[in-house]
Context: one part of a larger RNA
RNA sequence: CGCUCCCCAAGGAACUCGGCAAACAAGCGGCCGUAACUUCGGGAUAUGGCCUCCCCGCUUUUGGGGCAACCCAAAGGUGGGGCGCAGCGAAAGAGUGCCUGGCGACUGUUUACCAAAAACACAGCUCCCUGCGAACUCGUAAGAGGAGGUAUAGGGGGUGACGCCUGACCAAUGCCGGAAGGUUAAGUACUGCCUGUCCGUCCGCCUUCGGUGGACGGGCCGCGCGGUAUAAGCCCCGGUGAAUGUCGGUCCUAACUAUAAGGAUCCUAAGGUAGCGCAAUUCCUUGUCGGGUAAAUUCCGACGCGCACGAAUGGCGUAACGACUGGGCAACUGUCUCGGGGAGUCGCUUG
Numbered sequence: 001c002g003c004u005c006c007c008c009a010a011g012g013a014a015c016u017c018g019g020c021a022a023a024c025a026a027g028c029g030g031c032c033g034u035a036a037c038u039u040c041g042g043g044a045u046a047u048g049g050c051c052u053c054c055c056c057g058c059u060u061u062u063g064g065g066g067c068a069a070c071c072c073a074a075a076g077g078u079g080g081g082g083c084g085c086a087g088c089g090a091a092a093g094a095g096u097g098c099c100u101g102g103c104g105a106c107u108g109u110u111u112a113c114c115a116a117a118a119a120c121a122c123a124g125c126u127c128c129c130u131g132c133g134a135a136c137u138c139g140u141a142a143g144a145g146g147a148g149g150u151a152u153a154g155g156g157g158g159u160g161a162c163g164c165c166u167g168a169c170c171a172a173u174g175c176c177g178g179a180a181g182g183u184u185a186a187g188u189a190c191u192g193c194c195u196g197u198c199c200g201u202c203c204g205c206c207u208u209c210g211g212u213g214g215a216c217g218g219g220c221c222g223c224g225c226g227g228u229a230u231a232a233g234c235c236c237c238g239g240u241g242a243a244u245g246u247c248g249g250u251c252c253u254a255a256c257u258a259u260a261a262g263g264a265u266c267c268u269a270a271g272g273u274a275g276c277g278c279a280a281u282u283c284c285u286u287g288u289c290g291g292g293u294a295a296a297u298u299c300c301g302a303c304g305c306g307c308a309c310g311a312a313u314g315g316c317g318u319a320a321c322g323a324c325u326g327g328g329c330a331a332c333u334g335u336c337u338c339g340g341g342g343a344g345u346c347g348c349u350u351g
Stems, first nucleotide, its partner, number of pairs: 002345007010337002014335001019332001029051004037042001039161001053082013083087001088093001096330007103322002108120002124159007136145003162317004167247003172244002174240005181235003187230007196220011248266005275309001276306001287303005
């Protein structure tokens, strides 16, 4: 020096990304008394105030003793007195509080060993599938789970308490339904072409009873190439958004100006409704205005011109809750101005 502790004048967050760390406070118990807001449960131990030791008297209740006066015990009420800075006097135990946003309703769950959260889950809501040898899952199968259950059941997807709500678009993609037409595989059936071989008849040629070529008929074997018939699907016709998703541009216009209720036009399947909005989303941006400060790129409230919010990839609110996250205040402090002192101790050195 480091580490672990203790103390400090004046100031009191000026430290710092941030009160991180530390400190303070309340503290057990009793009494009094507690706001906004609220889902009437809560918020609440809100916040806050007072008391607490010892001695004496009076008194209430209950129990015991005693004939009684009265005495004893326990639990209270009330009046007076005593000491100290201090009366749960030590030890132990033992919430700092308040105001206001964001996110998530909540208790829970999670990255064993850098993340505990606004992530996951969650009751609730909703869509789809499943009629039972269910759907679905595991298994080649047998079989098993589902379930010794039966649609108030089971499986899957989304959203995520509660309140108010959840707009437009079915053109694309998906799914469901449909079947007139178009298209459509292998296989099979029928049919055609092509060709092999045997026999018969006829004809031509060589001509020896035989050989050879062609046609026709019949038998057998059938490669290859076509045609016709035949399914789902696709095309097609409808439906469907708490299915995947999507939700415009330009120009002009009111008797100051500004703005545009309005008009015109192009495109589209339809052009973003309610609500919210510089936001966990806003580039420009420290937007503008108001509040808070002596002073604030943060914060709160507004405005809206939303680069690039928006309605179950839910929208907007919301009491309670949170080792979540932002801003402010009180109290408190060595976080700091700015450092100092002390105790113990590792290492090194020295005696």

Record summary
Predicted 3D model of a 351-nucleotide part of an RNA (large-subunit ribosomal RNA, domain IV) from a Pseudomonadota bacterium. The source organism's lineage runs through Bacteria, Pseudomonadati and Pseudomonadota. The full RNA is in RNAcentral, with records from ENA. Rfam family: Bacterial large subunit ribosomal RNA.